A computed fold for a 137-nucleotide RNA from Desulforhabdus amnigena, annotated as c-di-AMP riboswitch aptamer (ydaO/yuaA leader). The sequence is in RNAcentral, with records from Rfam.
RNA sequence: UUUUAAAUAUUGCCGAAUCCUGCAUGAACAGGAGCGGGGGACCCGGUUUUUUGGGGCGUAUCUCCUUUUGAAGGAGUAGAGCAAACUCUUCGGCUCGAGCCCGUCAGCUAACCUCGCAGGUGUCGAAGGGUAGAGCU
Numbered sequence: 001u002u003u004u005a006a007a008u009a010u011u012g013c014c015g016a017a018u019c020c021u022g023c024a025u026g027a028a029c030a031g032g033a034g035c036g037g038g039g040g041a042c043c044c045g046g047u048u049u050u051u052u053g054g055g056g057c058g059u060a061u062c063u064c065c066u067u068u069u070g071a072a073g074g075a076g077u078a079g080a081g082c083a084a085a086c087u088c089u090u091c092g093g094c095u096c097g098a099g100c101c102c103g104u105c106a107g108c109u110a111a112c113c114u115c116g117c118a119g120g121u122g123u124c125g126a127a128g129g130g131u132a133g134a135g136c137u
Stems, first nucleotide, its partner, number of pairs: 011122004018033005034117006044107001053105001054102004062076005079096004085131008
């Protein structure tokens, strides 16, 4: 000097997945606020469902190709995301385009009922507008 691994602290990103209270000082547990999801009338919609099952969370759908035509892989694509106070527009660049669940059953849906608050991680530069904050005068 470079590379790899681990730990701690700080600060960001994806995501609903954060904060507070009590026993208690810590886990478990219980509750509240906030955020997110599901079920669930009239009216409206639908003439559908029929194992060719159907449906939900999520950006993650769809098409084509290769292969040993099972598995797997590749090229695109609807769509989604990218950090230095926040946000909007524009121009480039980069990344993802998964997975899981219900169990024959669910359109929308007021009241009402009910569930979750995880996990992973360091993806970016520029131009202009708006807002907030700090410092100085």
Of the family's consensus pairs, 92% are formed in the model. Rfam family: c-di-AMP riboswitch aptamer (ydaO/yuaA leader). The family has 106 seed sequences and 7,607 matches in Rfam 15.1. The coordinates come from a structure-prediction model, not an experiment, and the mean pLDDT is 78.